This is a predicted complex of two RNAs, RNase P RNA and transfer RNA, with 423 nucleotides together.

RNA sequence: UGAGCCUGAAAGACAACCGCUUGUUCGCAAGAGGAAAGUCCGGGCAGCAUAGAGCAUGAUAGUCGCUAACGGCGACCGCCCGAAAGGGUAGGGAAAGUACCACAGAAACUUAUACCGCUUGAUGGUUUUGGCCAUUGAGUAAGGGUGAAAAGAGUGAGGUAAGAGCUCACAGCGUUUCAUGGCGACAUGAAACGGGGGCAAACCCUAUCAGCUGCAAGGAGUGCUAGAGACCUUGGCUCGAGGAUGCACGUUUACCGCUGGAACCAUGGAGCAAUUCAUGGUCUAGAUAGAUGGUUGUCGGUUCUCCGAGAGGGGAAUUACAGAACCCGGCUUAUUGACGGCUCAUUUU
RNA sequence: GGAAUCGUAGCUCAGUUGGUUAGAGCGCCGCCCUGUCACGGCGGAGGUCGCGGGUUCGAGUCUCGUCGGUUCCG
Numbered sequence: 001u002g003a004g005c006c007u008g009a010a011a012g013a014c015a016a017c018c019g020c021u022u023g024u025u026c027g028c029a030a031g032a033g034g035a036a037a038g039u040c041c042g043g044g045c046a047g048c049a050u051a052g053a054g055c056a057u058g059a060u061a062g063u064c065g066c067u068a069a070c071g072g073c074g075a076c077c078g079c080c081c082g083a084a085a086g087g088g089u090a091g092g093g094a095a096a097g098u099a100c101c102a103c104a105g106a107a108a109c110u111u112a113u114a115c116c117g118c119u120u121g122a123u124g125g126u127u128u129u130g131g132c133c134a135u136u137g138a139g140u141a142a143g144g145g146u147g148a149a150a151a152g153a154g155u156g157a158g159g160u161a162a163g164a165g166c167u168c169a170c171a172g173c174g175u176u177u178c179a180u181g182g183c184g185a186c187a188u189g190a191a192a193c194g195g196g197g198g199c200a201a202a203c204c205c206u207a208u209c210a211g212c213u214g215c216a217a218g219g220a221g222u223g224c225u226a227g228a229g230a231c232c233u234u235g236g237c238u239c240g241a242g243g244a245u246g247c248a249c250g251u252u253u254a255c256c257g258c259u260g261g262a263a264c265c266a267u268g269g270a271g272c273a274a275u276u277c278a279u280g281g282u283c284u285a286g287a288u289a290g291a292u293g294g295u296u297g298u299c300g301g302u303u304c305u306c307c308g309a310g311a312g313g314g315g316a317a318u319u320a321c322a323g324a325a326c327c328c329g330g331c332u333u334a335u336u337g338a339c340g341g342c343u344c345a346u347u348u349u
Numbered sequence: 350g351g352a353a354u355c356g357u358a359g360c361u362c363a364g365u366u367g368g369u370u371a372g373a374g375c376g377c378c379g380c381c382c383u384g385u386c387a388c389g390g391c392g393g394a395g396g397u398c399g400c401g402g403g404u405u406c407g408a409g410u411c412u413c414g415u416c417g418g419u420u421c422c423g
Base pairs, nucleotide, nucleotide: 001345002344003343004342005341006340010336012299013298014297015296016295017294018293020031021030022029023028033321037332038331040330041329042328043327044326045214046213047212048211052239053238054237055236057210058209059208060207061206062076063075064074065073066072077091078089079088080087081086092205093204097203098202100198101197115144116143117140118139119138120137121136122135123134124133125132126131154170155169156168157167158166173194174193175192176191177190178189179188180187181186218256219255221249222248223247224246231243232242233241263282264281265280266279267278268277269276270275300319301318302317303316304315305314306313307312350422351421352420353419354418355417356416359375360374361373362372368406377393378392379391380390381389399415400414401413402412403411
């Protein structure tokens, strides 16, 4: 210098004037985000039994850990991609059963209806007694061809009419057992056994988890009657358990829930990390057609342009995505300009 | 605030249990027909199946994420 990979932080600053919301001791104080977004997961909270049993249904799927919880995160293992830095991974079961595998091909999945080839029998023809050709039967899955995939075992030797894990040796794969290392997934090594594919992001099986509804949840009155049946008790069914679910009068769009919380900041400790513990400090939006804004000035950033040898200076434009609505933890998406670390290649010193 | 559903040619829609080159009608273009236009006849073009991953031999179809539209509750 070029190509590429990874990660964290920030999200303009100050002042004046005009205005908005909440609180108020009426002086004043506080007032959007990293995504407040999508509503894709998980929880808190609330009601129905402080949600119980079974079925159905749905979700998830390597191991260990973190967490309130998760389908999230961290570390590690296996596999795939890359030259590397690094990236991806729905990653249980095909030896329970079912379905599917187009076209091509002889055959596409119950160790096969043999196309070509190889070997061989019979018949016929030809020929020089070898041999060659044609028809037909048998053997052969090593070879060719088709295909994503061809029976799923590669190389060599033996074996045979020709062949074949048919047999043997070595290498490799799978299962089981053992040993070593590791908490574990797993890795390495040894022994025995084995050779009938793929697909479960097809049905299915196994394991684990999930009750339903969402703050528009929900809360806040008085009296009477019934307790059998019926009905209701949250939007799958059955059971179980329970109950004013009825009538009369009354309140009226307000109030509560509503923001102090798995909160934030700093320091120290534990841990590779996710995360967690201790101490100290801080209070930090709460609207309900929906506040958190606008204008001006100065200093910044970026782009363009002018002057200047240069340093630098002048002018103009612009300054992202977006915006709370019960609250948190994640994921994903949108977006500006800069910084840092690493890998490879090349050049120079 | 919450929920459902859809996305295939310019428009309206098909697309079977994943299979060979994704179709139909209207529209568009060219030629024929006619004195001319329309109608009619013949032919043709036009699609990354919203986008990006994954599974699979193979994806419009299965699956994950995402973007956009429409509708419903209130």
It holds a member of the Rfam family "Bacterial RNase P class A". Rfam links the family to the GO terms dimeric ribonuclease P complex, ribonuclease P activity and tRNA processing.
The coordinates come from a structure-prediction model, not an experiment, and the mean pLDDT is 75.